[in-house]
RNA sequence: UUCAGUGAAGGUUCGACGCAGGAGUGGCAGGGACGGGGGACCCGUGCAUGCGGUCCGGACAGGGCCUCUGGGUAAAGCGCCGCCACGGCGGCGCCGGGUGAUCUCCGCCCGAACCCGACAGCUAACCCCGUAGGUGCAGGAGAGGCAGU
Numbered sequence: 001u002u003c004a005g006u007g008a009a010g011g012u013u014c015g016a017c018g019c020a021g022g023a024g025u026g027g028c029a030g031g032g033a034c035g036g037g038g039g040a041c042c043c044g045u046g047c048a049u050g051c052g053g054u055c056c057g058g059a060c061a062g063g064g065c066c067u068c069u070g071g072g073u074a075a076a077g078c079g080c081c082g083c084c085a086c087g088g089c090g091g092c093g094c095c096g097g098g099u100g101a102u103c104u105c106c107g108c109c110c111g112a113a114c115c116c117g118a119c120a121g122c123u124a125a126c127c128c129c130g131u132a133g134g135u136g137c138a139g140g141a142g143a144g145g146c147a148g149u
Stems, first nucleotide, its partner, number of pairs: 001023003010017001033131006043121001052066005070116004077094007095111005102143005
């Protein structure tokens, strides 16, 4: 905002019955489900003594700022060659994702971006975060599932 005791929801053999709410839109919060991160023993890795730069500080305490040290989300990675203003750019190959429930083949498209901030292996308990935004009506063949009529 709209419908509703002149009977909503529910229910029905579509006749009954039933009796106070129903539907839409917007906002906030919680829960569920799904997804992600941190986090022991054990195991694994490592052997720096003050452990990247810079500022405050007596400090190797603590804190601020920074980032091709390193790490995280994601399909968004690797190798070779060339260029480069050293930020990256281009080509080829391998590999990864999508193509509308699923699988195979072919064809086509994509391989971005962001976050943490010197720090994080695995990890039970435990702790934390996300489910937003945008665009589109969507290739073929075969196999073949579910639902409806």

Background: The RNA shown here (c-di-AMP riboswitch aptamer (ydaO/yuaA leader)) has 149 nucleotides and comes from Georgenia yuyongxinii. RNAcentral holds the sequence, with entries from Rfam. Of the family's consensus pairs, 85% are formed in the model. The source organism's lineage runs through Bacteria, Actinomycetota, Allobogoriellales, Allobogoriellaceae and Georgenia.